The prediction has a mean pLDDT of 82. c-di-GMP-I-GGC riboswitch aptamer from a Planctomycetota bacterium, 100 nucleotides, folded computationally. The model forms 91% of the base pairs in the Rfam consensus. NCBI's taxonomy places the organism under Bacteria, Pseudomonadati, Planctomycetota.
RNA sequence: CCCGACAAUAGCAAACCCACGGCGACGUGGGGACGCAAAGCCAUGGGCCAACAUCGCGCUCCCCCAAGCCAGAGCGAUGGUGGUCGCCAGGUUGCCGAAG
Numbered sequence: 001c002c003c004g005a006c007a008a009u010a011g012c013a014a015a016c017c018c019a020c021g022g023c024g025a026c027g028u029g030g031g032g033a034c035g036c037a038a039a040g041c042c043a044u045g046g047g048c049c050a051a052c053a054u055c056g057c058g059c060u061c062c063c064c065c066a067a068g069c070c071a072g073a074g075c076g077a078u079g080g081u082g083g084u085c086g087c088c089a090g091g092u093u094g095c096c097g098a099a100g
C1' cells in the first nucleotide's frame, strides 16, 4: 500500500412521522434505524427522477356537413434547466489494524 475481522473506539442514518423551504424531483431541522469502512466531500461521465418548452400519439369535452381550431388531463420523443454521490464510475480527503 492492497485489504477489511462475530476486533476496538468513534461516526453516519433508509423507510416512515412532524415542522420549514421548493411548482416539482428534493433539501434542511427534529424523531426514527433499514443499512453503511468512506452512507465524508465534489453533479465530472453514465443511470434514474422533476418541472418547463417544442413535437407526436390516442382519449375526453365543445362545435361542425366535413376538414380543422380551442381547452383539459395522460403517454412518448427531443431540448436545455434542475434534483439525486444511500445507483454505477471518476476525482479528492480521512479513523482503526487481525488474518492474508
Stems, first nucleotide, its partner, number of pairs: 002100001003097002011036002016031006034086001040092003044089003047084004052079006059072002